[in-house]
RNA sequence: UACCGAAAGGGCAAAGCUGGAGUAAUCCGGUGACGCAAAGCCACGGAUCCUGUUUUUCAGGACAGCCGGGUUGCCGAAG
Numbered sequence: 001u002a003c004c005g006a007a008a009g010g011g012c013a014a015a016g017c018u019g020g021a022g023u024a025a026u027c028c029g030g031u032g033a034c035g036c037a038a039a040g041c042c043a044c045g046g047a048u049c050c051u052g053u054u055u056u057u058c059a060g061g062a063c064a065g066c067c068g069g070g071u072u073g074c075c076g077a078a079g
Stems, first nucleotide, its partner, number of pairs: 003079001011036002016031006034065001040071003044068003048062005
């Protein structure tokens, strides 16, 4: 220096229930923890989902806890 990530301090928060927004996917808040070393952020590519069209397509949107990619980040043992 590189890989890996024990320990410590912490962090996030699935499903469900619930209040609200939206045509919807879904999102925001409360509760709740299935899990997560980036489960921090980004819609660039793919997948999936919604709306319109629907012969064909095409257009708009959602989703980062689906995959890939980009970017930033706390701690620091053994190997």